[in-house]
RNA sequence: GACCGAUAAAGGCAAACCCGGUGAAAACUGGGGGCGCAGAGCCAUGGGUCUAAAAUCAACCAAAAUGGAUUAGGACUGCCAGGCUGCCGAA
Numbered sequence: 001g002a003c004c005g006a007u008a009a010a011g012g013c014a015a016a017c018c019c020g021g022u023g024a025a026a027a028c029u030g031g032g033g034g035c036g037c038a039g040a041g042c043c044a045u046g047g048g049u050c051u052a053a054a055a056u057c058a059a060c061c062a063a064a065a066u067g068g069a070u071u072a073g074g075a076c077u078g079c080c081a082g083g084c085u086g087c088c089g090a091a
Base pairs, nucleotide, nucleotide: 004089005088012037013036017032018031019030020029021028022027035078041084042083043082045081046080047079048076049075050074055070056069057068
C1' cells in the first nucleotide's frame, strides 16, 4: 500500500412515526425521534420500483364534470449493480 471488516477506538449517518414547509403526486426539506447502516458518503450511468401534472386514447346522446388506460422529461442511491471518494487498523 492492497485485500478484508473485529463485542476494537474516534466519530458519522439516521428508519418508522410526529410537527412545520415545498410539490399535482411520488417524494423532498427543517426540527424532534432512533429502526438500523462499514461506507445508510457523492453521482440517476445500467436494471428495477413509485408517481402521472401536462399530453394522448376510450367511455359517457353532445359539451362539461367524474372516474379509466397509456406515458417520465418527475421521484427513490436506506432496491440491486456500476463509477468516484473517505476514517480506523484486529484476525